Molecule: transfer RNA
Organism: Pseudomonadota bacterium
């Protein structure tokens, strides 16, 4: 140079046929349990702003299609195989 794969919370990692993110699971955090601490249980848990109800934002970056995009196209970055 081609091809072919992949990038999703703090972390592994889901997510049908495009259908309204973040399942589960670690982590954390509060509360109980304990003399303490570790297990073990409830209960929460992307990010931001708010006293609060609630709003804005979020799938590597950047446009497009679509009522609607993690998910279809097009560019860029960038990691991993493959071929020359």
């Nucleotide at each position: 140079g081609c091809c072919g794969g992949g990038a999703u919370g703090g972390u592994g990692g889901a997510a049908u046929u495009g259908g309204u993110a973040g399942a589960c699971a670690c982590g954390c955090u509060u509360g109980u349990u304990u003399g303490a601490g570790g297990u073990g249980c409830a209960a929460g848990u992307g990010g931001g702003c708010g006293c609060a109800a609630g709003c804005c934002c979020u799938u590597g970056g950047g446009g497009g299609u679509u009522c609607a995009a993690g998910u279809c196209c097009c560019c860029c970055u960038u990691c991993c195989g493959g071929c020359a």